Transfer RNA from Eubacterium sp., 72 nucleotides, folded computationally.
C1' cells in the first nucleotide's frame, strides 16, 4: 500500500427501508426485609463522522475514522 468484515446505553447484544430501537447485565427509585443480600415493579441511559439515493435511512451507497482478518 491491497482486499475483506466490525462499529448500536456504562458492557454484552438483537434488529438491514415507516420499530415507543428488543433483550441481558450495570445504575437509579419504589416494594419486600429488622437491616443487607435474594426476588418483584418502575424509571433513566445507544444508532462512529461527513456526504448521497429515497416521500422516508440505525437500515442501502460513497469517503473518512478506529478497530480486526488475510495478503503484496
Nucleotide at each position: 500500500g491491497g482486499u475483506c468484515g466490525a462499529u448500536u446505553g456504562g458492557u454484552c447484544a438483537a434488529g438491514g427501508g415507516g420499530u415507543u430501537a428488543a433483550g441481558a447485565c450495570g445504575c437509579c427509585g419504589c416494594c419486600c426485609u429488622c437491616u443487607c443480600a435474594c426476588g418483584g415493579c418502575g424509571g433513566a441511559a445507544a444508532c462512529a463522522u461527513g456526504g448521497g439515493u429515497u416521500c422516508g435511512a440505525u437500515u442501502c451507497c460513497c469517503a473518512u475514522a478506529u478497530c480486526g482478518a488475510c495478503u503484496g

Its Rfam family is "tRNA". It is annotated as a transfer RNA.